RNAcentral holds the sequence, with entries from Ribocentre. A computed fold for a 94-nucleotide RNA from a Candidatus Omnitrophota bacterium, annotated as c-di-GMP-I riboswitch aptamer. Taxonomically the source falls in Candidatus Omnitrophota (Bacteria, Pseudomonadati). Its Rfam family is "c-di-GMP-I riboswitch aptamer". Its family is annotated with cyclic-di-GMP binding in the Gene Ontology. The coordinates come from a structure-prediction model, not an experiment, and the mean pLDDT is 81.
[in-house]
RNA sequence: AAGUGACAAAGGCAAAUCCACCGUAAGGUGGAGACGCAAAGCUUCCGGUCCCUCAAUAUAAACCUAUUGAGCAAGGGAUAGCGGGGUUCCCAAA
Numbered sequence: 001a002a003g004u005g006a007c008a009a010a011g012g013c014a015a016a017u018c019c020a021c022c023g024u025a026a027g028g029u030g031g032a033g034a035c036g037c038a039a040a041g042c043u044u045c046c047g048g049u050c051c052c053u054c055a056a057u058a059u060a061a062a063c064c065u066a067u068u069g070a071g072c073a074a075g076g077g078a079u080a081g082c083g084g085g086g087u088u089c090c091c092a093a094a
Base pairs, nucleotide, nucleotide: 004092005091012037013036017032018031019030020029021028022027035081041087042086043085045084046083047082048079049078050077051076052075053074054069055068056067057066058065
């Protein structure tokens, strides 16, 4: 230095849920709160998953629901705590 990660040490992050705000939504931000995490630091390059985007009819209207038709794709977004990749990093037993 690299690999590896303990009944080690110093620390770190923060699931669900609740409140407020943003968003059509998935989801995000802040506060409270800890299920857990050796990268649960950062990054959408690859895969997965989730959301939005078509028309007609019925219901007073919108949302929702149901049916029919089209489509089975494409576009946009989200998830890094779903994996893989890239990159940075504390300590050190075996």